[in-house]
RNA sequence: GACUUAUGAAGAAAGGUGGAGGGAUAAGGCCCUACGAAACCUUGGCAACCUAGCUAACUCAGUUAGAAAAGGUGCCAAAUCCAAUCUUGGUUUUUACUGAGAAACGAUAAGUU
Numbered sequence: 001g002a003c004u005u006a007u008g009a010a011g012a013a014a015g016g017u018g019g020a021g022g023g024a025u026a027a028g029g030c031c032c033u034a035c036g037a038a039a040c041c042u043u044g045g046c047a048a049c050c051u052a053g054c055u056a057a058c059u060c061a062g063u064u065a066g067a068a069a070a071g072g073u074g075c076c077a078a079a080u081c082c083a084a085u086c087u088u089g090g091u092u093u094u095u096a097c098u099g100a101g102a103a104a105c106g107a108u109a110a111g112u113u
Base pairs, nucleotide, nucleotide: 001113002112003111004110005109006108007107013043014042015041016040017039021032022031023030025084028082029081044076045075046074049072050071051070054066055065056064057063058062085102086101087100088099089098090097091096
């Protein structure tokens, strides 16, 4: 890098360095940002995907569930910020607006390669 599976409307701070961008996307909105962006460092926290343990049950070297949180990741503005592509309902003369759903994309984890 590729493939497979699962999950995302919840949650989570402060300091230092830095010095103008950032919110994935070719483009549209909207938002954050010199009352200091990105990035990096320190401390703290959120969460429970994986590992090791604990408790219980079972078809018992394993599977399922629960609580916890030592380790490995991840994360700590706004629903994956909204939207995009398709289906469908409503409004509308049309353009278009709006509700619901699915898919795609991307992100994270685990496994395979």